Model confidence (mean pLDDT): 77 of 100. Bacterial RNase P class A from Collinsella intestinalis, 364 nucleotides, folded computationally. Rfam family: Bacterial RNase P class A. Rfam links the family to the GO terms ribonuclease P activity, dimeric ribonuclease P complex and tRNA processing. It is annotated as a ribozyme. Rfam's curators write: Ribonuclease P (RNase P) is a ubiquitous endoribonuclease, found in archaea, bacteria and eukarya as well as chloroplasts and mitochondria. The gene name in the source record is rnpB.

RNA sequence: GAAGCGGGCCAGACGAUCGCGCGACCAGCCCUCGUGGCAGGCGUGAGGAAAGUCCGGGCUCCAUAGGGCAAGAAGCUGGCUAACGGCCAGGCGGGGCAACCCGACGGAUUAGCGCCGCAGAAAAGAAGACUCCCGCUGCCCGUCUUAUGACGGGUGAGAGAAAAGCUGAAACGGUGGUGUAAGAGACCACCAGCGUCGUGGCAACACGGCGGCUUGGCAAGCCCCUUCCGGAGCAAGCGCGAAUAGGAGCGCCAUGGGUCGGCCCGGCCCGCGCUCGGGUAGCGUGCGAAGAACUGCACGGUGACGUGCAGGCGAGAUAAAUGAUCGUCCACGACAGAACCCGGCUUAUCGGCCCGCUUCGCCU
Numbered sequence: 001g002a003a004g005c006g007g008g009c010c011a012g013a014c015g016a017u018c019g020c021g022c023g024a025c026c027a028g029c030c031c032u033c034g035u036g037g038c039a040g041g042c043g044u045g046a047g048g049a050a051a052g053u054c055c056g057g058g059c060u061c062c063a064u065a066g067g068g069c070a071a072g073a074a075g076c077u078g079g080c081u082a083a084c085g086g087c088c089a090g091g092c093g094g095g096g097c098a099a100c101c102c103g104a105c106g107g108a109u110u111a112g113c114g115c116c117g118c119a120g121a122a123a124a125g126a127a128g129a130c131u132c133c134c135g136c137u138g139c140c141c142g143u144c145u146u147a148u149g150a151c152g153g154g155u156g157a158g159a160g161a162a163a164a165g166c167u168g169a170a171a172c173g174g175u176g177g178u179g180u181a182a183g184a185g186a187c188c189a190c191c192a193g194c195g196u197c198g199u200g201g202c203a204a205c206a207c208g209g210c211g212g213c214u215u216g217g218c219a220a221g222c223c224c225c226u227u228c229c230g231g232a233g234c235a236a237g238c239g240c241g242a243a244u245a246g247g248a249g250c251g252c253c254a255u256g257g258g259u260c261g262g263c264c265c266g267g268c269c270c271g272c273g274c275u276c277g278g279g280u281a282g283c284g285u286g287c288g289a290a291g292a293a294c295u296g297c298a299c300g301g302u303g304a305c306g307u308g309c310a311g312g313c314g315a316g317a318u319a320a321a322u323g324a325u326c327g328u329c330c331a332c333g334a335c336a337g338a339a340c341c342c343g344g345c346u347u348a349u350c351g352g353c354c355c356g357c358u359u360c361g362c363c364u
Base pairs, nucleotide, nucleotide: 001360002359003358004357005356006355007354008353009352010351012329013328014327015326016325017324018323020045021044022043023042025041026040028038029037030036031034047335051346052345054344055343056342057341058340059233060232061231062230072228073227074226075225076090077089078088079087080086091105092103093102094101095100106224107223112222113221114218115217116216130165131164133160136158137157138155139154140153141152142151143150144149173191174190175189176188177187178186192214194211195210196209197208198207199206200205237285238284239283240282247276248275249274250273251272252271256270257269258268259267260266291313294311295310296309297308298307299306300305330333
């Protein structure tokens, strides 16, 4: 210098003017004097993802003796954490020359069921035989022989075999040798796998010895095993509470009107006032000055993280504020905006800066 890998940070800057939300701040005016209203000053006012709402929790209400089933979720091992499907460390597998990255990584031989398209002879049963291989038995021909038979050639019906070819993701361990008529774990060596033992490790697992030679894959199909799990959500929930309408109680008025009835008694309904309680609109609270949070330092730990000390912190709307204009400058500004609050994950994102590392080239 080029190409790359991992991690962190910033998210146009400055000034002026105007405007908006909020305030346990300052001072002013008004009233029905209160935790009131209005205007002014001052202060403060989105994010790294505020997003998707995909996980986990706090908080709230409801339900709940205990246990089990079902449903759902997670799934290598160990740890961290309030918890997690997150994070850290390690193992195994895969990719990359490397830094490093990725993994839906429990169980398919003994719980069971199911599936393996197309191609191919055959797709899971200690299977199967299309081409090929062999020439043991049989048959045919020739030569020799008195004959039995021997030798040579042909055939492949039966027997043998599964090495080679063919198909496929996969053909019942692989490579090499011995062996054989041809062959085959039939036998041998190495490798892979399985079982078992030993050593190391908390463990996943790794390494080594021995054994019989070896009975595919899919659990991202059902299933089995282990672990977790009550439901609903801030429109949760709690408080205050009109007008109007309706309800309950008491009182008042003509002994009134209506209705039942032929009439009387009696029952019911209709008016006004006061009191009470429930609900609705609305208002307040939950709700942000406070936390499983942040920054720095120290200690412990490989690390995630924990403990201690110090420091700073002030968005809080409810149809919903956080903006607009102008000027100067530059590298010309992306994705996008709170709505109860946190911890994660995922997705979107113009440009730029910093740190560490890898490979290659060049110079000293």